[in-house]
RNA sequence: GGCUUGUUAGUUUAAUGGUUAGAAUGCAAGACUGUCACUUUUGCGACACGAGUUCGAUUCUCGUACAAGCCG
Numbered sequence: 001g002g003c004u005u006g007u008u009a010g011u012u013u014a015a016u017g018g019u020u021a022g023a024a025u026g027c028a029a030g031a032c033u034g035u036c037a038c039u040u041u042u043g044c045g046a047c048a049c050g051a052g053u054u055c056g057a058u059u060c061u062c063g064u065a066c067a068a069g070c071c072g
Base pairs, nucleotide, nucleotide: 001071002070003069004068005067006066007065010025011024012023013022018055026044027043028042029041030040031039048064049063050062051061052060
């Protein structure tokens, strides 16, 4: 330099173009307990960035950034 793949809560991860973007873990508050832990209830928190296609984009296309792999 070329090609391919990936990027979603603090972390790990799911999602056929129409979902309130779903879980686990974490954090906060409550219940339970003599206390802690466990358990349980509620809450908080995310689509890398910019454009395009579309009635509608996390999803499709292009570019940028970052990461990984292969080739030279």
The prediction has a mean pLDDT of 81. The RNA shown here (transfer RNA) has 72 nucleotides and comes from an uncultured Clostridia bacterium. The sequence was found in a public genome assembly.